[in-house]
Model confidence (mean pLDDT): 91 of 100. Small-subunit ribosomal RNA, central domain from a metagenome, 351 nucleotides, folded computationally. Rfam family: Bacterial small subunit ribosomal RNA. The RNAcentral record of the full RNA draws on SILVA.

Context: one part of a larger RNA
RNA sequence: UUGGGCGUAAAGAGCGCGUAGGCGGCUUGUUAAGUCAGAUGUGAAAACCGGGGGCUCAACCCGCGGCCUGCAUCUGAAACUGGCAGGCUUGAGUCUGGUAGAGGAAAGUGGAAUUCCCAGUGUAGCGGUGAAAUGCGCAGAUAUUGGGAGGAACACCAGUGGCGAAGGCGGCUUUCUGGGCCACGACUGACGCUGAGGCGCGAAAGCUAGGGGAGCAAACAGGAUUAGAUACCCUGGUAGUCCUAGCCGUAAACGAUGGGCACUAGGUGUGGGGGGUCAUCAACUCCCUCCGUGCCGCAGCUAACGCAUUAAGUGCCCCGCCUGGGGAGUACGGCCGCAAGGUUAAAACUC
Repeated sequence: UUGGGCGUAAAGAGCGCGUAGGCGGCUUGUUAAGUCAGAUGUGAAAACCGGGGGCUCAACCCGCGGCCUGCAUCUGAAACUGGCAGGCUUGAGUCUGGUAGAGGAAAGUGGAAUUCCCAGUGUAGCGGUGAAAUGCGCAGAUAUUGGGAGGAACACCAGUGGCGAAGGCGGCUUUCUGGGCCACGACUGACGCUGAGGCGCGAAAGCUAGGGGAGCAAACAGGAUUAGAUACCCUGGUAGUCCUAGCCGUAAACGAUGGGCACUAGGUGUGGGGGGUCAUCAACUCCCUCCGUGCCGCAGCUAACGCAUUAAGUGCCCCGCCUGGGGAGUACGGCCGCAAGGUUAAAACUC
């Protein structure tokens, strides 16, 4: 080990692929392992239960029956589960034709802006703040015009809009590439769902090596503020932020809600597709339908808040997880990592 739970009270693994296992559509035949029925054997005695008897009663003791929920063998049943053989198409998948998209990778390219450099104009300030100062500036700054360099990010479009399993993805073009949705038929014929281990992906920060470095900016320095100010504000500024290759593997990785299937009033937006109506040159209009994404709301659920066909409702299948607070996501050990650390994960003690 039951039970009860997992949106916010403890509890859904960050996400996927998938091994074993668990579970699995309609139908025919067969088998008889599970299942069910009967029989036989066995299931020691004592104990226990029922009624009877013996000690004057009881405890206690004696005898009878039951029980011993089980196991084995035999005979039988065939609905359900399983096995075997066959069929089916609604689950799943393939093909065909369309279609939307910041889905991914690589290469190229564009304009605005910041900074820096050169040159022109120009003169005494600029900058910054609550106010200032540090800082920059007569060696000519700020402002303005022209030219150049370089890096990073892509205003408007932009939308509870789109795409992706999640992390996440936003200028433009090309190449390569994954997935989805819709329509009509055709095909395969249960090929399915979940998934312990395992494998892969995985923001930011961080690490290794080599590049790059405009802006921003931990650390750091200075100026302020203050009783102090190792901060908030200001002036600077290095790692880092960027690229390539590798590592790390975490997060309020959140919808704080695992995945799949089915069922259960509606209303109203919005994105993608199809059909009809209408116009027919066409965008529209209205209706139906499939997929996605929001809001409102009935039944029902909920401790309440709220959820409510995108369920937290009603059911079934599979996995993960929880079991008072602290100690502690810690110690020890194992595994992983260059390290930082990650992962697995206690106890004493205490309330």